[in-house]
Context: one part of a larger RNA
RNA sequence: CUGGGUGUAAAGGGAGUGUAGGCGGCAGUACAAGUCAGGAGUGAAAACUUGGGGCUCGACCCCAAGACUGCUUUUGAAACUGUACAGCUAGAGUGUAGGAAGGGCAAGCGGAAUUCCUGGUGUAGCGGUGAAAUGCGUAGAUAUCAGGAAGAACACCGGUGGCGAAGGCGGCUUGCUGGACUAUAACUGACGCUGAGACUCGAAAGCGUGGGGAGCGAACAGGAUUAGAUACCCUGGUAGUCCACGCUGUAAACGAUGAAUACUAGGUGUUGGGUCUCGAUAGAGAUUCGGUGCCGAAGCAAACGCAUUAAGUAUUCCACCUGGGGAGUACGUUCGCAAGAAUGAAACUC
Numbered sequence: 001c002u003g004g005g006u007g008u009a010a011a012g013g014g015a016g017u018g019u020a021g022g023c024g025g026c027a028g029u030a031c032a033a034g035u036c037a038g039g040a041g042u043g044a045a046a047a048c049u050u051g052g053g054g055c056u057c058g059a060c061c062c063c064a065a066g067a068c069u070g071c072u073u074u075u076g077a078a079a080c081u082g083u084a085c086a087g088c089u090a091g092a093g094u095g096u097a098g099g100a101a102g103g104g105c106a107a108g109c110g111g112a113a114u115u116c117c118u119g120g121u122g123u124a125g126c127g128g129u130g131a132a133a134u135g136c137g138u139a140g141a142u143a144u145c146a147g148g149a150a151g152a153a154c155a156c157c158g159g160u161g162g163c164g165a166a167g168g169c170g171g172c173u174u175g176c177u178g179g180a181c182u183a184u185a186a187c188u189g190a191c192g193c194u195g196a197g198a199c200u201c202g203a204a205a206g207c208g209u210g211g212g213g214a215g216c217g218a219a220c221a222g223g224a225u226u227a228g229a230u231a232c233c234c235u236g237g238u239a240g241u242c243c244a245c246g247c248u249g250u251a252a253a254c255g256a257u258g259a260a261u262a263c264u265a266g267g268u269g270u271u272g273g274g275u276c277u278c279g280a281u282a283g284a285g286a287u288u289c290g291g292u293g294c295c296g297a298a299g300c301a302a303a304c305g306c307a308u309u310a311a312g313u314a315u316u317c318c319a320c321c322u323g324g325g326g327a328g329u330a331c332g333u334u335c336g337c338a339a340g341a342a343u344g345a346a347a348c349u350c
């Protein structure tokens, strides 16, 4: 390289938008670049293969044919690919009419709880643990009542329920804004799929500047435990957690399962729409489109299991793997304020 693979054995990029490229629906006409057929030229000789012959045989040598799978040129074919022209509507998109949703951004508002402050009542304990102690408290704590302040998070509803490309999203109201779905079939007429580079988004922690700081809480301090205890437990507690702007770009970023299309038994929940039938209120049944679960046939699979949400049957495109360690290391390069990230070996060894 080919081949074979990528849920769990090595292997799906964290996710999207999209450039080049690759691939691409139905039917028609033309061309003839690819493709196919015929002819001509060339494809040196030797070598090779087959047949025959010569050295006693063989290696070796000689003769003939084949082959040299290629290239050039010419004459044709037109199914397929391609190109051009003119069409179609089943893919894709637009319109119209609807309902659903923690999708995003911004502003405002709310109640419960926690801590602190002030005042009242009240007196000796509180707190904490396996048991204790550190700690707090007669300078009046804990408890309780009233008032005030602050920050953060939104109990119940809440659901293998909803939305989003992924990360993720949950009190309420308003404004701005994105997407999906259903019905219809008015419009466009293949406008599609994938996507190397590129660009954008991307939990938590971390970094920069400025705010904020109730609770929690790395580090740190103390008390315990213990042979020791740089821990687990307890009392405190700084960064941080929160906000604005900028950076970082990584996660078991997981369904450990790339995207798209088509096909291939069923059963049973749930969610958002539509149609029909019965009741004609509530609802029930049948059916259809979109999502989300469970069970299961064929098939697949090393097994576990997957099974119309495929890991089945096929096609297209991208990414990735090729024994373990060394090593996601070294060196170089790019990016970053740094931390580091991305790319990514070899010697050696089993």
Base pairs, nucleotide, nucleotide: 003322004321005320006319007304008303012318014201015200016199017198021194022193023192025088026087028085029084030083031082033081034080035077036076037075038074039073040072041071042070048066049065050064051063052062053061054060091191092188093187094186095184096183097182098181103177104176105175106174107173108172109171110154114150115149116148117147118146119145120144121143125136126135162169163168206247207246208245209244210243211242215241216240220236221235222234223233258317259316260315261314262313263312266295267294268293269292270291271290272289273288274287275286276285277284278283299306300305323350324349325348332343333342334341335340